[in-house]
Context: one part of a larger RNA
RNA sequence: CUGGGCGUAAAGGGUGCGUAGGUGGCGUGGAAAGUUUGAUGUGAAAGCUCCGAGCUUAACUCGGAAAAUGCAUUGAAAACUCCCAUGCUAGAGGAUUGGAGGGGGGACUGGAAUUCUCGGUGUAGCGGUGAAAUGCGUAGAUAUCGAGAGGAACACCAGUGGCGAAGGCGAGUCCCUGGACAACUCCUGACACUGAGGCACGAAAGCUAGGGGAGCAAACAGGAUUAGAUACCCUGGUAGUCCUAGCCGUAAACGGUGCACGUUUGCUGUGGGCGGAUUCGACCCCGUCCGUGGCGUAGCUAACGCGAUAAACGUGCCGCCUGGGGAGUACGGUCGCAAGAUUAAAACUC
Numbered sequence: 001c002u003g004g005g006c007g008u009a010a011a012g013g014g015u016g017c018g019u020a021g022g023u024g025g026c027g028u029g030g031a032a033a034g035u036u037u038g039a040u041g042u043g044a045a046a047g048c049u050c051c052g053a054g055c056u057u058a059a060c061u062c063g064g065a066a067a068a069u070g071c072a073u074u075g076a077a078a079a080c081u082c083c084c085a086u087g088c089u090a091g092a093g094g095a096u097u098g099g100a101g102g103g104g105g106g107a108c109u110g111g112a113a114u115u116c117u118c119g120g121u122g123u124a125g126c127g128g129u130g131a132a133a134u135g136c137g138u139a140g141a142u143a144u145c146g147a148g149a150g151g152a153a154c155a156c157c158a159g160u161g162g163c164g165a166a167g168g169c170g171a172g173u174c175c176c177u178g179g180a181c182a183a184c185u186c187c188u189g190a191c192a193c194u195g196a197g198g199c200a201c202g203a204a205a206g207c208u209a210g211g212g213g214a215g216c217a218a219a220c221a222g223g224a225u226u227a228g229a230u231a232c233c234c235u236g237g238u239a240g241u242c243c244u245a246g247c248c249g250u251a252a253a254c255g256g257u258g259c260a261c262g263u264u265u266g267c268u269g270u271g272g273g274c275g276g277a278u279u280c281g282a283c284c285c286c287g288u289c290c291g292u293g294g295c296g297u298a299g300c301u302a303a304c305g306c307g308a309u310a311a312a313c314g315u316g317c318c319g320c321c322u323g324g325g326g327a328g329u330a331c332g333g334u335c336g337c338a339a340g341a342u343u344a345a346a347a348c349u350c
Base pairs, nucleotide, nucleotide: 004321005320006319007304008303012318014201015200016199017198021194022193023192025088026087027086028085029084030083033081034080035077036076037075038074039073040072041071042070049065050064051063052062053061054060091191092188093187094186095185096183097182098181103177104176105175106174107173108172109171110154115149116148117147118146119145120144121143125136126135162169163168206247207246208245209244210243211242215241216240220236221235222234223233258317259316260315261314262313263312266295267294268293269292270291271290272289273288274287275286276285299306300305323350324349325348332343333342334341335340
């Protein structure tokens, strides 16, 4: 390399958009590049294979055939692929109507709670733990009532419920804005799928500059525990957590399961549409489409399990794997302010 694989054994890129490339629906006509087929030329000899002959045999030698899977020229065929022309509507997209949603961005507003400040009442404790102590408190704390300040997060609703490509998204109102879904026919007429590079997005932590800082809290300090305790527990507490602008680009970024399309018994819950039946109108009920769960047939699987949301049966395209350690490391390149990220070995060893 071929073959074989990627839920858990090594292996799905964090996610999307999309370039090149690869692949691509139904019909008619043409052309004949691929394809199939005929002829001619060539494909040195020797060797290999087969048949026969000569040395007493064999090795060896000689003769003939075959083979030389190829190339070139020329003729034919037209199913399939490609190409050209033309047409179609089942893929894809658009239009119309409609409802659902924590999808995204911005502005404004609200209540509960914690903390702090001021004032009132009030007095000796509070707090914390397994038990304590550090800590706070007669300069009046804790508790309680009233007023105010400020920041962050939005109880109940809340649901294997919704939305989003993923990361993720949850108080309310308004403005701007993306996507999905259903019904109905109308329009375009293959406009499609995937996608190396590329571009964009990307939790938390971290970084730069400027704000902000209630609570929480790495580091740090103290108190305990302990043989020790650079911890677990307690009292404090700074970065940070929040906002604006910019960087970083990683996660058990997980469904540990790439994307798209088609096919394949069922039962049951739930979210959003539409239709039917019924009704005064609905709910319940029946059908159907899209989503999201549970169980399970065939089939698959080493087993566990998966099972129309496949890990079943197939097709197209991409990514990735090839014994363990060394190592996701070194060196070099690229990116970054840095932290580091990315690409990625070998010696050696078992």